[in-house]
c-di-GMP-I riboswitch aptamer, 82 nucleotides, folded computationally.
RNA sequence: UCCAAUAAUUAGCAAACCUGCCGAAAGGCAGCGACGCAAAGCCAAGGGUCUAAUCCAAGAGGUAUGACAGCCGGUUGCAGCU
Numbered sequence: 001u002c003c004a005a006u007a008a009u010u011a012g013c014a015a016a017c018c019u020g021c022c023g024a025a026a027g028g029c030a031g032c033g034a035c036g037c038a039a040a041g042c043c044a045a046g047g048g049u050c051u052a053a054u055c056c057a058a059g060a061g062g063u064a065u066g067a068c069a070g071c072c073g074g075u076u077g078c079a080g081c082u
Base pairs, nucleotide, nucleotide: 005082012037013036018031019030020029021028022027035070041075042074043073046072047071048068049067050066055062056061
């Protein structure tokens, strides 16, 4: 110096529920609140998942151009005991 596992300190993030707003929905934002997190920082042009307004269809249903990074993945990075 690199890799793996991992402790402490300091700081950080914030699931569910509830309230308000936005949205067709999935979901998002704010408040409240902590289930958890060493990348729970960033990336939706890789895989996967959710939704289906629109469009297609007689219908069943299909469809991403909409979402999810706290599913995998990619990428950058703090601390530093053993």